Notes: The RNA shown here (c-di-GMP-I riboswitch aptamer) has 85 nucleotides and comes from a Chloroflexota bacterium. It matches the Rfam family "c-di-GMP-I riboswitch aptamer". Rfam links the family to the GO term cyclic-di-GMP binding.
[in-house]
RNA sequence: CCUGAGGAAAGGCAAACCCUUCGAAAGACGGGGACGCAAAACCAAGGAUCUAAAGCUGAAAAGCCAAGACAGCCUGGUUGCCAAA
Numbered sequence: 001c002c003u004g005a006g007g008a009a010a011g012g013c014a015a016a017c018c019c020u021u022c023g024a025a026a027g028a029c030g031g032g033g034a035c036g037c038a039a040a041a042c043c044a045a046g047g048a049u050c051u052a053a054a055g056c057u058g059a060a061a062a063g064c065c066a067a068g069a070c071a072g073c074c075u076g077g078u079u080g081c082c083a084a085a
Stems, first nucleotide, its partner, number of pairs: 006082001012037002017032003021028002035072001041078003045075003049069002055064003
């Protein structure tokens, strides 16, 4: 110096919950807050899961349905910090 392993140190991100805003909802942005995370960084390509406005069915209650959501569900793809033993 490089590679691997890793997460000791220095750092990073930020679950639930609360508030504002957007949304039919799921949920998302922002603020607070930390359950956790070695890719809990980015991507909706595949699967799973969530919602069901519009649409279809129904006398009704409701049911079906993703062009919606979700990357902190999994697979996959792209990129990457520090560096002790």